Source information: A computed fold for a 90-nucleotide RNA from Paenibacillus albidus, annotated as c-di-GMP-I riboswitch aptamer. The sequence is in RNAcentral, with records from Rfam. Its Rfam family is "c-di-GMP-I riboswitch aptamer". Gene Ontology term of the family: cyclic-di-GMP binding.
RNA sequence: CAUGUAUAAUAGCAAACCGUUCGAAAGAGCGGGACGCAAAGUCCAGGAGUCUAAAACGCUGCGAGGCGUAAUGAUCGUCCGACUGCCAUG
Numbered sequence: 001c002a003u004g005u006a007u008a009a010u011a012g013c014a015a016a017c018c019g020u021u022c023g024a025a026a027g028a029g030c031g032g033g034a035c036g037c038a039a040a041g042u043c044c045a046g047g048a049g050u051c052u053a054a055a056a057c058g059c060u061g062c063g064a065g066g067c068g069u070a071a072u073g074a075u076c077g078u079c080c081g082a083c084u085g086c087c088a089u090g
């Protein structure tokens, strides 16, 4: 530097679901729990995709409300990219 998770070895993380907290929501934190993961480690101020739609704006309605646009919100366990890392083999 490259490759890989082998009936290797040492470790690690933790999906769904449940409880609880925060949030308008998507979703996130904590605890339980393991579907899986060779980076399922970090970065959303690197590029995209996807999700939500509070505020704002527009339309509609007598009104309550409804509809549309839309991220500064969310997702790295969606992909690419960047940085860092255990072990083994070459």
Stems, first nucleotide, its partner, number of pairs: 001090004012037002017032006035077001041083003046080003049075003056069005
The model forms 95% of the base pairs in the Rfam consensus. Model confidence (mean pLDDT): 85 of 100.